[in-house]
RNA sequence: GGCAGGGUAGCUCAGUUGGUUAGAGCACAGCACUCAUAACGCUGAGGUCAUGGGUUCGAAUCUCAUCCCUGCUA
Numbered sequence: 001g002g003c004a005g006g007g008u009a010g011c012u013c014a015g016u017u018g019g020u021u022a023g024a025g026c027a028c029a030g031c032a033c034u035c036a037u038a039a040c041g042c043u044g045a046g047g048u049c050a051u052g053g054g055u056u057c058g059a060a061u062c063u064c065a066u067c068c069c070u071g072c073u074a
Stems, first nucleotide, its partner, number of pairs: 001073007010026004019057001028044004050066005
């Protein structure tokens, strides 16, 4: 350089043919429980869906460019 895959919460990831509130587990905070801690239970906070354009009534999803990561290949 070429090809393929990926970028969504602090971390690991899901998100179905574009459709009406963007989710799960762990972690974090509070409450409850306990003599106390942990575990279990309840509740909550936390998001520029990598960035910027395009298409569309509507984009995490389609498309273009750019940036970054991983693998293969020369």
This is a predicted structure of a 74-nucleotide RNA (transfer RNA) from a Candidatus Moraniibacteriota bacterium.
The coordinates come from a structure-prediction model, not an experiment, and the mean pLDDT is 82.
It was read from a public genome assembly.